Two RNAs folded together computationally: RNase P RNA and transfer RNA, 452 nucleotides in total. Its mean pLDDT, the model's own confidence on a scale to 100, is 76. Rfam match: Bacterial RNase P class A. About the family: Ribonuclease P (RNase P) is a ubiquitous endoribonuclease, found in archaea, bacteria and eukarya as well as chloroplasts and mitochondria.
RNA sequence: CUACAAACCCGUGCUGCCGCUGUUUCGAAAGAAAUGGAGGAAAGUCCGGACAGCAUAGAGCGAUGCACCAUCUAACGGAUGGGGUUCUUUUUAAGAAUACAGAAAGUGCCACAGAAAAUAACCGCCGGAGCGUCAAGGCUUGCCGAAGCGCAACGGUAAGGGUGAAAAUGUGCGGUAAGAGCGCACGGUAGUUAUGGGUAACUAUAAUUGCGGGUAAACCUUGCAUGAUGAAAUGCCCAAUAGGCAGGCGCUUGAGGACUGCUCGUCCGAUGCCUGCGGGUAGGCAGAUAGAAUGUUGCAGCAAUGUAACAUCCAGAUAAAUGGCAGCAGCCCCGCAGCAAUGCGGGGUACAAAAUCCGGCUUACAGGGUUUGUAGUUUU
RNA sequence: GGCCGCGUAGUUUAAUGGAUAAAACGAAGGUUUCCGGUACCUUUGAUGUGAGUUCGAUUCUCGCCGUGGCUA
Numbered sequence: 001c002u003a004c005a006a007a008c009c010c011g012u013g014c015u016g017c018c019g020c021u022g023u024u025u026c027g028a029a030a031g032a033a034a035u036g037g038a039g040g041a042a043a044g045u046c047c048g049g050a051c052a053g054c055a056u057a058g059a060g061c062g063a064u065g066c067a068c069c070a071u072c073u074a075a076c077g078g079a080u081g082g083g084g085u086u087c088u089u090u091u092u093a094a095g096a097a098u099a100c101a102g103a104a105a106g107u108g109c110c111a112c113a114g115a116a117a118a119u120a121a122c123c124g125c126c127g128g129a130g131c132g133u134c135a136a137g138g139c140u141u142g143c144c145g146a147a148g149c150g151c152a153a154c155g156g157u158a159a160g161g162g163u164g165a166a167a168a169u170g171u172g173c174g175g176u177a178a179g180a181g182c183g184c185a186c187g188g189u190a191g192u193u194a195u196g197g198g199u200a201a202c203u204a205u206a207a208u209u210g211c212g213g214g215u216a217a218a219c220c221u222u223g224c225a226u227g228a229u230g231a232a233a234u235g236c237c238c239a240a241u242a243g244g245c246a247g248g249c250g251c252u253u254g255a256g257g258a259c260u261g262c263u264c265g266u267c268c269g270a271u272g273c274c275u276g277c278g279g280g281u282a283g284g285c286a287g288a289u290a291g292a293a294u295g296u297u298g299c300a301g302c303a304a305u306g307u308a309a310c311a312u313c314c315a316g317a318u319a320a321a322u323g324g325c326a327g328c329a330g331c332c333c334c335g336c337a338g339c340a341a342u343g344c345g346g347g348g349u350a351c352a353a354a355a356u357c358c359g360g361c362u363u364a365c366a367g368g369g370u371u372u373g374u375a376g377u378u379u380u
Numbered sequence: 381g382g383c384c385g386c387g388u389a390g391u392u393u394a395a396u397g398g399a400u401a402a403a404a405c406g407a408a409g410g411u412u413u414c415c416g417g418u419a420c421c422u423u424u425g426a427u428g429u430g431a432g433u434u435c436g437a438u439u440c441u442c443g444c445c446g447u448g449g450c451u452a
Base pairs, nucleotide, nucleotide: 001376002375003374004373005372006371007370008369009368010367012329013328014327015326016325017324018323020037021036022035023034024033025032026031039351043362044361046360047359048358049357050356051230052229054227058264059263060262061261063226064225065224066223067222068082069081070080071079072078083100084098085097086096087095088094089093101221102220106219107218108215109214110213122161123160124157125156126155127154130151131150132149133148137144138143139142169187170186171185172184173183174182188211189210190209191208192207193206194205195204196203197202234286235285236284237283244277245276246275247274248273249272256268257267258266293312294311295310296309297308298307299306300305330349331348332347333346334345335344336343337342381451382450383449384448385447386446387445390405391404392403393402398435406424407423408422409421410420411419428444429443430442431441432440
């Protein structure tokens, strides 16, 4: 210097003309002047809160979400730091990923292949009542018949079968009728106890007990959390107005209602409730923009973050303003000319836009900058 | 503003987590016919997208994209 990766940041400026909108001032009004006017994601609406009302924030069942530890935070499914596990490599130290409670509570599922997919037992190996056969032999002469051979009820076994994504703890020795963690040695792996380290998750060593397939982003179990509803919440002012017609239900043994899935409980309830037809009105204020705010510096902390001092005020519309045109400049890319500096011409300048507010997450984004790391090239 | 659902051939629908993703209509080609239709035969063509869980995903989970509905 170039390329790549990660983290963080910026994400056009000036002038002129014509417009939009909030506030203030002037004005009887029309209007005029001054001044303020989008984002890092304002987006998706995926989480969490603030705030607001609901007569019950009561109980049970259900539903939903989360799931290693510590810390941070108003809170969180977020963040920081750590632990375990898995993977990769230049191979033992780094890097990356991680929805990471329970499969020894129970139920379900595991295609094809394979003997078998979980209460292992088809072949094989071993034992084997009994049956058949043959010969040595026996005698009552046509029967019996040990060993051998063949078949085999039943029982034992988990070594062998090479399929599969996954196969019953691996190797060796002993042992046995054959075998087997049945026993032993060395391993692998899970739990318990003790000791050392660590706030903890966890880890090291020793002893001891076991070896029971996988799947919980299948049902489920355990633990923890959650009242539901959302600014169209909610409060106020103004306008309008008729308890008009028809039908149905109910009147304390109660219709219906009380914004929460069901039940219980509680409360309201007769000038009541529901449906249809017809008529009237539908304008404005607050909520709503000074806040878990922003910036700088110092301190505490590995960090997220917290805290102190100082400074600043930074959109507020309601069918919805923040825009359009022209010129100049900036940045990037391409082509031509030139040894070079540079000049000329052309093109591009993103994603997207507040709607009660705030903290996160996710996704989109032309181009540029800073830092760190890796690789390559050139020079010394 | 808030909430809920759905994406499979060109169209309308299927498919317990098990692999060549099924059917009807359609389209293209052929046979039959003097020609067209009908009929028959053959072919065509799909899980919206990117990750994850799992031995295995149309199906389960998450993020995007598209689309429909409810609510004063």